[in-house]
Two RNAs folded together computationally: RNase P RNA and transfer RNA, 426 nucleotides in total.
It holds a member of the Rfam family "Bacterial RNase P class A". Rfam links the family to the GO terms dimeric ribonuclease P complex, tRNA processing and ribonuclease P activity. It is annotated as a ribozyme.
RNA sequence: GGAGUCGGACGGACCGCCGCCGCGGACCUUCGGUCCGGGGAGGAAAGUCCGGGCUCCACAGGGCAGGACGCUGGAUAACGUCCAGGAGGGGCGACCCUCGGACAGCGCCACAGAAAGCAGACCGCCGCGAACGCGGCAAGGGUGAAACGGUGGGGUAAGAGCCCACCAGAGGCUGCGGUGACGCAGCCUGCUCGGCAUACCCCGUCCGGAGCAAGACCAAGUAGGGAAGGUGGCCGGCCCGGCCAUCGCCUUCCGGGUAGGUCGCUUGAGGGUGCGGGCAACCGCGCCCCUAGAGGAAUGGUGGUCACGUGCACGACACGACAGAACCCGGCUUACAGUCCGACUCCCGCG
RNA sequence: AGGCGCGUAGCUCAGGGGUAGAGCACUUCCUUGACACGGAAGGGGUCAGCAGUUCGAGACUGCUCGUGCCUACCA
Repeated sequence: GGAGUCGGACGGACCGCCGCCGCGGACCUUCGGUCCGGGGAGGAAAGUCCGGGCUCCACAGGGCAGGACGCUGGAUAACGUCCAGGAGGGGCGACCCUCGGACAGCGCCACAGAAAGCAGACCGCCGCGAACGCGGCAAGGGUGAAACGGUGGGGUAAGAGCCCACCAGAGGCUGCGGUGACGCAGCCUGCUCGGCAUACCCCGUCCGGAGCAAGACCAAGUAGGGAAGGUGGCCGGCCCGGCCAUCGCCUUCCGGGUAGGUCGCUUGAGGGUGCGGGCAACCGCGCCCCUAGAGGAAUGGUGGUCACGUGCACGACACGACAGAACCCGGCUUACAGUCCGACUCCCGCG
Repeated sequence: AGGCGCGUAGCUCAGGGGUAGAGCACUUCCUUGACACGGAAGGGGUCAGCAGUUCGAGACUGCUCGUGCCUACCA
């Protein structure tokens, strides 16, 4: 100098003027108005893909069904998230990706090919024999995404783990290390016996349902009407079982009425900082801070100065990314002009 | 805001791992004097897009895009 990997932070700043939405205070005061003070979008507010809080419904208990997840250990309120480790794969490397089980079962493996899972032989090789047939073989060819270990030697009619050496794999036993996944070492068995579970399934773990349009209170108004169903209703999938009702109750649909106010509503698993524990995720303690809460609608416009980037007709010119809160958090994913910082890797050149 | 679906030919839809299909529509031919009906032949697809799993994805899984539907209270 070039190419690249991983992680983190930010995503314009300041001032003036005019507005918009809440809050607090003062004054004028019937509705309301004026003035002052203070606050007012994001790293993703998004997708709604997971997990929790909160609220209501349902909560004796058991079974079936259903859903989600899946190496090990930890973190956490919880998770499909995060951290650390293990194994396999990719990359020269920094680093990245994946993760239970296919000797429990049921299946599938199109086309091609002789043969696709336990048996089998198209060309071929060998023996007998006249053609042709019979028998032996699986080394070589060819097909395929995948073909029954590989190399060498012995052996044989030809061959073959048939036998031997080495290598690769599988299974078993023992010892050592590790909490564990697993690793290392030694020995034995010629055992060489595919793939797919991101299809069904099995095993293990977890899960009640709905969602702030949840729900609570007040006000207003209507025909507390009609139809169908259940004889019961509930245990928001089903069954056992249980509980509660019994001319009232429940479900669905049609019809009727209101779509006004208040609460829920934002102080929270909150943020910043210092110290301590831990490899880390994270946790504990101390101090400081309060930071949108609406009707779905507000959070803007304009002028100036400065900074950064890009463009050219190079000027005191133009443009500036993705995107907008609605009950609240923890994650994941997706979109994003540009800027800064940190830790590394590879190549080339020079000293 | 919250929740639930759908996307395959011009239109309406099948297909749920192994060569993309049906009906209507379209084109050409036959039939007719001509048209309709009928008959024969044919064309037309980024299976919404991008990844992953697999030998192989329209299908299975994830993400994105588009599109449609539902919701409050009272008696």